[in-house]
A computed fold for a 74-nucleotide RNA from a Bifidobacteriaceae bacterium, annotated as transfer RNA. The source organism's lineage runs through Bacteria, Bacillati, Actinomycetota, Actinomycetes and Bifidobacteriaceae. It matches the Rfam family "tRNA". Rfam classes the family as a transfer RNA.
Order: sequence, then C1' cells, then structure tokens
RNA sequence: GCGGGCGUAGUUCAAUGGUAGAACUGCAGCUUCCCAAGCUGCCGGUGCGGGUUCGAUUCCCGUCGCCCGCUCCA
Repeated sequence: GCGGGCGUAGUUCAAUGGUAGAACUGCAGCUUCCCAAGCUGCCGGUGCGGGUUCGAUUCCCGUCGCCCGCUCCA
C1' cells in the first nucleotide's frame, strides 16, 4: 500500500429497513435482627460525519479505532 472482519447499556451478547432487547452490574423498594440470597421496579446504549428512504443499528460513501490476511521496498 491492498483486501476482509468487527465497533450496540458499565460488561458479555441479540436485533438485517418499521417503537433497540436479554443477562450480569448499578440504584430504589419488599423481605431479613443485620449481611447475603430471593422477588419487584428503575436508570442507561447503535464509534464519528454525510447520503438514500415516509422510516436506517440495518443499505451506500467517507473517516477513526481494533483484529486477520496478502504484496512491495529497505
């Protein structure tokens, strides 16, 4: 330099055009003499910038980061 993959909640993962979910963590409540465990509820997110579309996590372009492969020069 070229090609490919990945980027979603604090963490690990879903969702492939039509209201972004789960588990764990965190917070609050219930329970308990207290703690833990259990139960209920809540908070919180699409790497960034554009485009297409009535509508984009999803499709297209650029860009940033991480990973893998290939090539050239020295």
The coordinates come from a structure-prediction model, not an experiment, and the mean pLDDT is 81.